Predicted 3D model of a 90-nucleotide RNA (c-di-GMP-I riboswitch aptamer) from a Desulfobacterales bacterium. The coordinates come from a structure-prediction model, not an experiment, and the mean pLDDT is 84.

[in-house]
RNA sequence: UUUGCUGAAGGGCAAACCUACCGAAAGGUUGGGACGCAAAGCUUCCGGUCUAAACCCCGCAGAGCGGGGUAAGAUAGCGGGGUUGCCAGG
Numbered sequence: 001u002u003u004g005c006u007g008a009a010g011g012g013c014a015a016a017c018c019u020a021c022c023g024a025a026a027g028g029u030u031g032g033g034a035c036g037c038a039a040a041g042c043u044u045c046c047g048g049u050c051u052a053a054a055c056c057c058c059g060c061a062g063a064g065c066g067g068g069g070u071a072a073g074a075u076a077g078c079g080g081g082g083u084u085g086c087c088a089g090g
Base pairs, nucleotide, nucleotide: 012037013036017032018031020029021028022027035077041083042082043081045080046079047078048075049074050073055069056068057067058066059065060064
């Protein structure tokens, strides 16, 4: 210096993927399934990221199509904040 002895107990949640459903989409719900997670419980208050139906602008001869912008939509398993909870030790 390295390795082993060396480890809790009860459990919880559920990624990808697949089934059915919802949504314009991102994505969500449902059942299966486990990549992982000490808050991967809850909550959009702050930031990030994703989507763009509606809306605005531009182009095309064009009702329509294409492009750009944009969140009130989504993500809590992207962080921060708030809040609740299990066990152990002090």